[in-house]
RNA sequence: GCUCCCAUCGUCUAGAGGCCUAGGACACAUCCCUUUCACGGAUGCGGCAGGGGUUCAAAUCCCCUUGGGAGUACCA
Repeated sequence: GCUCCCAUCGUCUAGAGGCCUAGGACACAUCCCUUUCACGGAUGCGGCAGGGGUUCAAAUCCCCUUGGGAGUACCA
């Protein structure tokens, strides 16, 4: 240089065009429960790496960029 794969709440993850103004678990916050703590219960908080395109509709498909990983070529 070329090819391929990956990127979603703080963390781990579901997702394969419409059921997603994105769901779950843990964590965190408030409240309840408890003599207290823990456990448990309720509620809340918080995310699609960035940009563009296709489409009636994009987390999902295409292109570019960024970051990470793998393979391969060159190395006079």